[in-house]
Context: one part of a larger RNA
RNA sequence: ACCUCGCUAAGGAACUCGGCAAAAUAACCCCGUAAGUUCGCGAGAAGGGGUCCCUUGACAUUUAUGUCAUGGGCGCAGAGAAAUGGUUCCUGGGACUGUUUAGCAAAAACACAUGUCCCUGCUAACUCGCAAGAGGAUGUAUAGGGACUGAGACCUGCCCAAUGCCGGAAGGUUAAGGGAAAAGGUUAUUCUGAUUCGUCAGAAGAAGCUUUGAACCGAAGCCCUGGUGAAUGGCGGCCGUAACUAUAACGGUCCUAAGGUAGCGAAAUUCCUAGUCGGGUAAUUUCCGACCCGCACGAAAGGUAAAACCAUGGGAACACUGUCUCAGCGAGGCUCUCG
Numbered sequence: 001a002c003c004u005c006g007c008u009a010a011g012g013a014a015c016u017c018g019g020c021a022a023a024a025u026a027a028c029c030c031c032g033u034a035a036g037u038u039c040g041c042g043a044g045a046a047g048g049g050g051u052c053c054c055u056u057g058a059c060a061u062u063u064a065u066g067u068c069a070u071g072g073g074c075g076c077a078g079a080g081a082a083a084u085g086g087u088u089c090c091u092g093g094g095a096c097u098g099u100u101u102a103g104c105a106a107a108a109a110c111a112c113a114u115g116u117c118c119c120u121g122c123u124a125a126c127u128c129g130c131a132a133g134a135g136g137a138u139g140u141a142u143a144g145g146g147a148c149u150g151a152g153a154c155c156u157g158c159c160c161a162a163u164g165c166c167g168g169a170a171g172g173u174u175a176a177g178g179g180a181a182a183a184g185g186u187u188a189u190u191c192u193g194a195u196u197c198g199u200c201a202g203a204a205g206a207a208g209c210u211u212u213g214a215a216c217c218g219a220a221g222c223c224c225u226g227g228u229g230a231a232u233g234g235c236g237g238c239c240g241u242a243a244c245u246a247u248a249a250c251g252g253u254c255c256u257a258a259g260g261u262a263g264c265g266a267a268a269u270u271c272c273u274a275g276u277c278g279g280g281u282a283a284u285u286u287c288c289g290a291c292c293c294g295c296a297c298g299a300a301a302g303g304u305a306a307a308a309c310c311a312u313g314g315g316a317a318c319a320c321u322g323u324c325u326c327a328g329c330g331a332g333g334c335u336c337u338c339g
Stems, first nucleotide, its partner, number of pairs: 002333007010325002014323001019320001027051005036041001038151001052073003056069005074078001086318007093310002098110002115148006126135003153304003157235003162232002164228005171223003177217002182212005189204006236254005263297001264294001275291005
């Protein structure tokens, strides 16, 4: 020097990304206890007081104590050691208990009860398997599978043009297959020419065999036609206008399937931005409350409020402290030097 502890004047977060760490709080009895609230909670809220020993008396009794009261005693200190909540306020997120990255993440992620939609009538849908078969289920629509949402409260707007799904079937298109018009190849034979009379070359060409094959018939699908958003998704621009100015309830125009409703809003979303105003501070890019000009919120990839809960995020305060001003002393280790 380092590690693990103990103590510290005055100050008390000035430390630091941040009170990280440490300190403080603490048991039991009594008093007392706010906002808010889903009336259960919040709550051990907060904040106070008491606690040992002896004596005397009273009252309860489960007969072993307990409770209350009187007087007294000792100590720095009476829950005399150890163990044993710090508290409050504002706010984000997730309702909650739970689950998770065995070995850097415990969370706002996952799950969840709830809600909605779709599929499934039983040899169910769906899943595994080449199959037999198995699960679903020794279940039967108050059941099972899939998707989204995520307690409860108040709600959940407009668009079916596109994509998907569901329904419809007149017409168009259309595969394999059916169908077979027609065409090609082969040549018994015939004809022509040549001939050494054995045949040879060329042309036409029946039947059979064979290659190709038009019209026509031909399902679903697609085209077509309707529906459907808690299906995939989408939810405008420009110009003008009021007797100061500013603004625009109002008007015009273009485009669209329809042009974002309620609510919320510089937000876990705001680039400009440290927006502007207010609060808090001596001073604050954070925080809280507003405003709305929403770069680029928005309604089950749910919207908004919200009690309770949280080893959850942000901010503030009290208490408390060696976190710090600023370091000192001590203990035990460890290490090193000398003998």
Predicted 3D model of a 339-nucleotide part of an RNA (large-subunit ribosomal RNA, domain IV) from a Candidatus Omnitrophota bacterium. Its mean pLDDT, the model's own confidence on a scale to 100, is 86.